[in-house]
Molecule: small-subunit ribosomal RNA
Organism: uncultured bacterium
RNA sequence: AUUGAACGCUGGCGGCAUGCCUUAUACAUGCAAGUCGAACGGUAACAGCAGGAGCUUGCUCUUGGCUGACGAGUGGCGGACGGGUGAGUAAUGCAUCGGAACAUGCCUAUGAGUGGGGGAUAGCUCGGCGAAAGUCGAAUUAAUACCGCAUGAGCUCGAGAGAGGAAAGCAGGGGACCUUCGGGCCUUGCGCUGAUAGAUUGGCCGAUGUUAGAUUAGCUUGUUGGUGGGGUAAAGGCCUACCAAGGCUACGAUCUAUAGCUGGUCUGAGAGGAUGAUCAGCCACACUGGGACUGAGACACGGCCCAGACUCCUACGGGAGGCAGCAGUAGGGAAUUUUGGACAAUGGGCGCAAGCCUGAUUCAGCAAUGCCGCGUGUGUGAAGAAGGCCUUCGGGUUGUAAAGCACCUUUAUUUGGGAAGAAAAAAUCUUUGCUAAUAUCAAAGGUCCUGACGGUACCAAAAGAAUAAGCACCGGCUAACUACGUGCCAGCAGCCGCGGUAAUACGUAGGGUGCGAGCGUUAAUCGGAAUUACUGGGCGUAAAGCGUGCGCAGGCGGUUUUAUAAGAUUGGUGUGAAAGCCCCGGGCUUAACCUGGGAACUGCACUGAUGACUGUAAAGCUGGAGUGUGGCAGAGGAAAGUGGAAUUUAACAUGUAGCAGUGAAAUGCGUAGAUAUGUUAAGGAAUAUCGAUGGCGAAGGCAGCUUUCUGGGCUAACACUGACGCUCAUGCACGAAAGCGUGGGGAGCAAACAGGAUUAGAUACCCUGGUAGUCCACGCCCUAAACGAUGUCGACUAGCUGUUGGGAAUUUUAUUCUUAGUAGCGAAGCUAACGCGUGAAGUCGACCGCCUGGGGAGUACGGUCGCAAGAUUAAAACUCAAAGGAAUUGACGGGGACCCGCACAAGCGGUGGAUGAUGUGGAUUAAUUCGAUGCAACGCGAAAAACCUUACCUACCCUUGACAUGUCAGGAACUUUCCAGAGAUGGAUUGGUGCCUUCGGGAGCCUGAACACAGGUGCUGCAUGGCUGUCGUCAGCUCGUGUCGUGAGAUGUUGGGUUAAGUCCCGCAACGAGCGCAACCCUUACCGUUAUUUGCCAUCAUUAAGUUGGGAACUAUAGCGGAACUGCCAGUGACAAACUGGAGGAAGGUGGGGAUGAUGUCAAGUCCUCAUGGCCCUUAUGGGUAGGGCCUCACACGUCAUACAAUGGUCGGUACAAAGAGUCGCCAAGCCGCGAGGUGGAGCUAAUCUCAGAAAGCCGAUCGUAGUCCGGAUUGAUUUCUGCAAACUCGAAAUCAUGAAAGUCGGAAUCGCUAGUAAUCGUGGAUCAGCAUGUCACGGUGAAUACGUUCUCGGGUCU
Repeated sequence: AUUGAACGCUGGCGGCAUGCCUUAUACAUGCAAGUCGAACGGUAACAGCAGGAGCUUGCUCUUGGCUGACGAGUGGCGGACGGGUGAGUAAUGCAUCGGAACAUGCCUAUGAGUGGGGGAUAGCUCGGCGAAAGUCGAAUUAAUACCGCAUGAGCUCGAGAGAGGAAAGCAGGGGACCUUCGGGCCUUGCGCUGAUAGAUUGGCCGAUGUUAGAUUAGCUUGUUGGUGGGGUAAAGGCCUACCAAGGCUACGAUCUAUAGCUGGUCUGAGAGGAUGAUCAGCCACACUGGGACUGAGACACGGCCCAGACUCCUACGGGAGGCAGCAGUAGGGAAUUUUGGACAAUGGGCGCAAGCCUGAUUCAGCAAUGCCGCGUGUGUGAAGAAGGCCUUCGGGUUGUAAAGCACCUUUAUUUGGGAAGAAAAAAUCUUUGCUAAUAUCAAAGGUCCUGACGGUACCAAAAGAAUAAGCACCGGCUAACUACGUGCCAGCAGCCGCGGUAAUACGUAGGGUGCGAGCGUUAAUCGGAAUUACUGGGCGUAAAGCGUGCGCAGGCGGUUUUAUAAGAUUGGUGUGAAAGCCCCGGGCUUAACCUGGGAACUGCACUGAUGACUGUAAAGCUGGAGUGUGGCAGAGGAAAGUGGAAUUUAACAUGUAGCAGUGAAAUGCGUAGAUAUGUUAAGGAAUAUCGAUGGCGAAGGCAGCUUUCUGGGCUAACACUGACGCUCAUGCACGAAAGCGUGGGGAGCAAACAGGAUUAGAUACCCUGGUAGUCCACGCCCUAAACGAUGUCGACUAGCUGUUGGGAAUUUUAUUCUUAGUAGCGAAGCUAACGCGUGAAGUCGACCGCCUGGGGAGUACGGUCGCAAGAUUAAAACUCAAAGGAAUUGACGGGGACCCGCACAAGCGGUGGAUGAUGUGGAUUAAUUCGAUGCAACGCGAAAAACCUUACCUACCCUUGACAUGUCAGGAACUUUCCAGAGAUGGAUUGGUGCCUUCGGGAGCCUGAACACAGGUGCUGCAUGGCUGUCGUCAGCUCGUGUCGUGAGAUGUUGGGUUAAGUCCCGCAACGAGCGCAACCCUUACCGUUAUUUGCCAUCAUUAAGUUGGGAACUAUAGCGGAACUGCCAGUGACAAACUGGAGGAAGGUGGGGAUGAUGUCAAGUCCUCAUGGCCCUUAUGGGUAGGGCCUCACACGUCAUACAAUGGUCGGUACAAAGAGUCGCCAAGCCGCGAGGUGGAGCUAAUCUCAGAAAGCCGAUCGUAGUCCGGAUUGAUUUCUGCAAACUCGAAAUCAUGAAAGUCGGAAUCGCUAGUAAUCGUGGAUCAGCAUGUCACGGUGAAUACGUUCUCGGGUCU
């Protein structure tokens, strides 16, 4: 785009079309083929006329074929047309073009005839049988029915002579003549007979074209042909007898499946593809199968006979029927109409005609089934109404839309008018012709008559916006977006896909988009699809080159001439039905539709012309191809013979305990003597070195040496043949390994098998053995990643390098040229890219093979081959939305290269075992609030859970609220005392009237009321901001311009060095730049300078004391400066960057430490710090109070503390810090207490006073290796302090007692640390009423080790 459509929702009108695609299923009922009295005998019914009878005088009965007519019958013509259907049919069909051996009723033309006889029969009447259908008998009768006779041709037969051989009348009219009065006769018309010709129609034959399957390859006996005969309208095996053995087939016979064919229709740019409704042509069929009769024509839809199935009637004896005619019914189905009107028109049958018949036809009805046309109003109208929807709450949108105002009247409704389609025939009038004729008949003209549709089309009038809009879609493709609901549910979906709590994708609404009396969906065809490629594709790696050759058919074929004219090109003629398509006109108001003309129908046939090209025939040519001659290389093939090395075995000898094997072992062999060594022998298989991207062969493949036989190739120069060529379906031959058969052979190796190991297992990899097999002969098998994943042959298109075989030249240890191979690069070109590139995957030609998404499947079935294994040929159902190629960027690897890090190694000290503390899991509980969960959760949030905190639980209370803003009313605020209660709270009660003022009032606070609202540590960290962790203080992450690539992308950023570093240098199709690194900041180490109290004290004085004068040197404090930069020297390096060593220096190569954290990753953590979207609660998930809980405890884990002791414990004495904190505070001296502490009150807002005694250390004493004078848990008693004269759950401290509580250095495993570090020792702060083994900070003492980067872990760069 389209449809004979169907379904869903919806539906105003008209025109024109179309309407059982399925069961060629079965059919009730009605109709669809009759007509002619001008062929006939006649008269059953009707009407008229005439006669008769009866009476009720206008009726009834009756007679007469007399007239019109006419049932049944005889006869003629038509029922072979028209109408339906598509079952069958792959050719007895159809389409196109031809042909000869035919028939043809009615029709036309021509000429001839139409004379004279005969006998029957239906009907009717009578009788018989039968239920019926029907049938039998007798008598009688007519014809255009039937049969002879005559005549007869240019008819038929026959060689001829000759023979055969027809007919029918009817109607109208009538002057003369005749008459038996019927008529004869004449004439006109219609018939009849035979003949010829035409036209029309039909029969027959041929050529070409006409679906799929080879998993259908052979078919055929009347088969193919001939002769004789028969038959037909006609040719013919059409039939028959005999004879011959033919005929068809790879250009697809036969068989199977499917199918009516065509003009056309749909689609497409075309070529094509699909299709064959309606209309038209042909064919076939008529319940199924068969058969003939009649006839001009049938083997006959509404005829006959037979058989069958089915249905109906029946008196059971027997009969009847055929909707694939029009309506209609049932059934089937997603699905297809009225049991309508009329012969008015067109056409058909019969008839002289009138006319009759006609479900052909024409009309109407039903159906949005399709095409076309029209309408459902038009203009104006902003307060941008109301309502709806959205909202950032401002508004926006629906929307000039509506209302309102002013108009129009198509359509629908009502009323009135009202066609065309009709022209004929017939009738009648006039004229002409035939004729004796004013009859008839024929022709022309006039008049008259005929309409189913239908009171329809059309026209006019009336009233009035009145009677008339839906459907689908809105994520992308694809025009059109928001809200709510839902929450991987419900659902959507053509493909991709959407939906798991913020859905433009589901459902609804608002809005929008598209089409519109329709709109969507489904089904189907073509297109897009160059996705079967003729036009117009491919096969190295995406699907696709047969494993290789030879070769028949086939296809294609060098060069010259002549002939021919099959192909080809070009004229002419015939045909190519009409309709349709296209163009130009015409008619319906337009269009659809109808109609006139033209063009076209690309085709076929016949007949001319041309002679380039192809073909054919003939004659030549040498360039393709081949033959001969001389050389050359070679694992080319077949057969026979033969050599050495090695393995194994056997015999003998020497000799002794192992051998063998592996990652390590074991099985195995060995004291019955192995392995090892020596000598000899046997046997089989394979041929080291040479040896090579070397050679040969068609491929598979071929390797010691010798001989024989044999194939092919290359080369040089000539001679010869004369296109002999190339390719090749079917076919034939060869064809690795494995495997099979028969017979040999068997050393080594080695499927199967056995044993040993490994392992979770180990039907494996490893080891020890070991049989088929491997070898030979003969015969099969016929497949491989049979690969260059690249068919064969030929021509053309830059080069360079190596190598093998031959040849030529020259300047001859070599160079150049040429040819046939064989390798590596590479130009143009090609390719999706990779790559190929004179050995093409380039540019062309010839031929063959093969491909058409993945899987199913190279499978099943069938065929062929094979002994088998199996090979070959080779599908479908079903299923998926991909499968695949090449390249790119990352990531990963028990891949590679390089580098780094307390990563390993080297060391020191721990954890893991014990007891305790603390956190977590788990369990428990009314609650044990919540979060954090590998590194990167677990002494974490929490720098302090008895109440509070507190979020949890129980109980009791409040509801505008504990807190904020706004409104109104009242009151100063505030305060004393008492009662109830666990308290919150409730009730009573005392005092108090304030501040500012422009005198109006105002500010703050309190109480009450109502409503907006408050409030939420409720949910979502996967809706978020902010903040944080981590890789990682790792050295990376990017951009602009340019260049390269079809592109993703690349380059830069890679490479060579170097660094802690993408740090720097060099090179480079790159050149620059940004964020990171480094530096800038703080601290610490040195010096200078300035300052000098509360700090300091060398000198001078003084004191118990830097206590006080004094000093400003030192220390210290805190301001400002300096100092370090690979700056200097030497070596290495590439003359670089840099590295190594050294000097000087307080410090040396970023001096030590800190702060500082790129692009990003982990949907990492946090909604319980805070902020915040959405959702949820609102007398509760909010607020208050008391008590409890967060502190539980079989257990498991993490992090710590203290220990296990003598480098120690205990006792006594004694020395030296740093950094901090302090007024609701630190608290001195003194006194009391064993002590915690009490008392006391000086000083201090701090370099001044206090906390505050540093401890390890040092000097002495004691203990003597023990569960101890170690260790301190646990428990008892008595106290102290804080806080609310709250410490029970649940605080800390002190004294005494207990201490045979574990524990004697800790399994597998694992952590930290590289120097003022580890280890060890104490001190202070924050939090804090109290509570520190945690944490943050401070100083004291103060080590060991690092060969190095193989390994473990993590990271970086390149590949």